This is a predicted structure of a 534-nucleotide part of an RNA (small-subunit ribosomal RNA, 5' domain) from an uncultured bacterium. RNAcentral holds the full RNA, with entries from ENA and SILVA. Rfam family: Bacterial small subunit ribosomal RNA. Its family is annotated with ribosome and structural constituent of ribosome in the Gene Ontology. The prediction has a mean pLDDT of 86.
Context: one part of a larger RNA
């Protein structure tokens, strides 16, 4: 691609234009860090202008913290320490988490939000004024930290280890409860208790950077390549070694065991095939790498040179008042285009996992599900038993008969699937809340924290799976082939025509090879064909 097509389970689905993208969604969260702070609606009052209460310390924003470096996509580039494997780091970093030691004292000045003024079509921007903090900055103090100096032990080798000394480097608070202690003193607090944080240092876990041995494509119709090139010294830079960068000095370095150049390509666990050796491949799933409109750059940060961050340049698209602006689906759906060809602008956070939060919870196109496609694998059904020396019809015939064929009719059954009715899950256990009990802290039967236990709450899928019942053989079979290879034969038509064909080859008047029919063979919800691999 052609013909055909009943059901279910599990998988799987742009191999082409890394082509361009309308629209929606895909990364937020914290009020127990901080300062501000509405409106609608409802109620009341009113001089009808308005005012008060509630809504509500809610919404929308702002400062600040953590996360946005994960998760998700794609395979363009890359022949390279990119990947795989085995090592090294005496050359390194590490937020959150865990274990251990100690600390958390006392001060200061700002900037947003907000108000005022102004510019602009917009995007947005500028100036002035006020203010808080776990935001920012000094001061004090500090160890095993860091820097300098001196000494010592060990090692193949240290800048590492040990000792002494000088200098230097920290911090932030928030919440709950209570009245034993302190202050005011009914009660409250800066007090006490508990929880969460903050800072320095040591160690761990997990993660990352760097170095190196070995391994895996084609091409010699590419034979020479190289000037930061190869090495050294001084300096810079990095978390860290290093021509990584720079100045100077030397003239080296690689190559037939294939340098350099060209072509192709993400790599692997694996996958396909095969008796194996091997050959081919790298879809899905998993690990690593690279990329995010194209090229370049840095900022922030523990971590990026950052898909849904920033800046510059370019191509493209859109808005514009022509001055100037906005955008990046190789996230999930979806559209156009390309193509032989590849799906829904679905449901849900119930589960698993992730971010934030003390928690409730919020977010999550990750994920869990559903939809579409015989695209693949697997399972099931389209009925079962009986029923003639054997109806009719078809086909063949030597005209007797043979065959279709127990096949049908007919009789007796069954009830899968689909249909209808009723019931109806597992996946859910946590978190939280309530009760009980034990323990820590504590003056405490407050509060709080932790363990055990009981109860309650939570389902997108889905009224689905599953179960029972009802009815009834009723709704469910095709495709290719039949000359040999290769399993399956006759008749008619045609007459080297029309045609078949994987190879050999068939067809020119009796063609098992063309076309039709009857019969048969093989597979079966598929069967053939084409392409690709073994």
């Nucleotide at each position: 691609c052609g013909c055909u097509g009943g059901c279910g389970g599990c998988g799987u689905g742009c191999c082409u234009a890394a082509c361009a993208c309308a629209u929606g969604c895909a990364a937020g969260u914290c009020g127990u860090g901080c300062g501000a702070g509405a409106a609608a609606g409802c109620c009341c009052c009113u001089u009808c202008g308005g005012g008060g209460g509630u809504g509500a310390g809610u919404a929308c924003a702002g400062c600040g913290g953590c996360g946005g470096a994960c998760g998700g996509g794609u395979g363009a580039g890359u022949a390279a320490c990119a990947c795989g494997u085995a090592a090294g780091u005496g050359a390194u970093c590490u937020a959150c988490c865990c274990g251990g030691c100690g600390a958390u004292g006392g001060g200061g000045g700002a900037c947003a939000a907000c108000c005022c003024a102004g510019g602009g079509a917009a995007a947005c921007c500028u100036g002035g004024g006020c203010u808080a903090a776990u935001a920012c900055c000094g001061c004090a103090u500090a160890c095993a930290g860091c820097c300098g100096a001196g000494g010592g032990a060990g090692u193949a080798g240290g800048u590492g280890c040990c000792c002494u000394u000088c200098g230097u480097g920290a911090a932030a608070g928030c919440u709950c409860c209570c009245c034993u202690c302190u202050c005011c003193a009914u009660g409250g607090a800066a007090g006490c208790u508990a929880g969460c944080g903050u800072c320095c240092c040591c160690g761990g876990a997990g993660g990352a950077g760097c170095u190196c041995g070995c391994g895996g494509c084609c091409u010699a119709u590419c034979a020479g390549c190289u000037u930061g090139u190869u090495g050294g010294u001084g300096g810079g830079g990095u978390a860290a070694c290093g021509g990584c960068c720079u100045a100077c000095c030397a003239a080296g370095g690689c190559u037939a065991u294939g340098a350099c150049g060209g072509g192709u390509a993400g790599c692997u666990g694996a996958c396909g095939u095969g008796a194996g050796a091997g050959c081919g491949u790298g879809a899905g799933c998993a690990g690593c790498c690279a990329c995010a409109c194209u090229g370049g750059g840095a900022c922030u940060g523990a971590g990026a040179c950052a898909c849904g961050g920033c800046c510059c340049a370019g191509a493209c698209u859109c808005c514009u008042a022509c001055g100037g602006g906005a955008g990046g689906c190789a996230g999930c759906a979806g559209u156009g285009g390309g193509g032989a060809a590849u799906a829904u602008u679905g449901c849900g956070c119930a589960a698993u996992g992730g971010g934030c939060g003390a928690a409730a919870g919020c977010c999550u196109g990750a994920c869990g599900c559903a939809g579409c496609g015989a695209c693949g694998c697997c399972g099931c059904g389209u009925g079962g038993g009986g029923g003639a020396g054997g109806a009719a019809g078809g086909c063949c015939u030597u005209a007797g008969g043979g065959u279709u064929g127990u096949a049908a009719a007919c009789c007796c059954c069954u009830g899968u699937c689909a249909g209808g009715u009723g019931g109806g899950a597992c996946g859910a256990a946590c978190c939280c809340c309530g009760g009980g009990u034990c323990g820590g802290u504590g003056a405490a039967u407050a509060a709080u924290c932790g363990g055990c236990u009981c109860g309650a709450c939570u389902g997108a899928c889905g009224g689905u799976a599953c179960c029972a019942c009802c009815a009834g053989a009723g709704g469910a079979a095709g495709c290719u082939c039949c000359g040999g290879c290769u399993a399956a034969c006759u008749c008619c038509g045609u007459g080297c025509c029309a045609g078949c064909a994987g190879c050999c080859g068939c067809g020119g008047u009796a063609a098992u090879a063309c076309g039709g029919a009857g019969g048969g063979a093989g597979c079966g919800a598929g069967c053939g064909u084409u392409g690709u691999u073994c």